[in-house]
Molecule: SAM riboswitch aptamer (S box leader)
Organism: Nesterenkonia muleiensis
RNA sequence: CACCCAUCCAGAGCGACUGAGGGAUCUGGCCCGACGACGUCGCAGCAACCAGUCCGAGAAGGACAAGGUGCUAACGCCAGUGCCGAUGGAAG
Numbered sequence: 001c002a003c004c005c006a007u008c009c010a011g012a013g014c015g016a017c018u019g020a021g022g023g024a025u026c027u028g029g030c031c032c033g034a035c036g037a038c039g040u041c042g043c044a045g046c047a048a049c050c051a052g053u054c055c056g057a058g059a060a061g062g063a064c065a066a067g068g069u070g071c072u073a074a075c076g077c078c079a080g081u082g083c084c085g086a087u088g089g090a091a092g
Stems, first nucleotide, its partner, number of pairs: 001092001004089005013043005021032003026080004044072003049068002052064004076084001
């Protein structure tokens, strides 16, 4: 990075640093932001995709949560748009 599969109206924030834009693209809205957003780091948390342990006849279903990811304003912010995007898994 191309292909394939699943999910995307639930859930979960504090601190430090930084300093002007940010909410993926385009158009139109709406919203967040010097009372410091976005981002980075730390800690905490959420969830349960993968791994693991346990219950189970079990590749059913369920429980747990110390591992690998992910996530922690608003439905993927909303409408329209597109071989759209994001995350996980699998595989080359």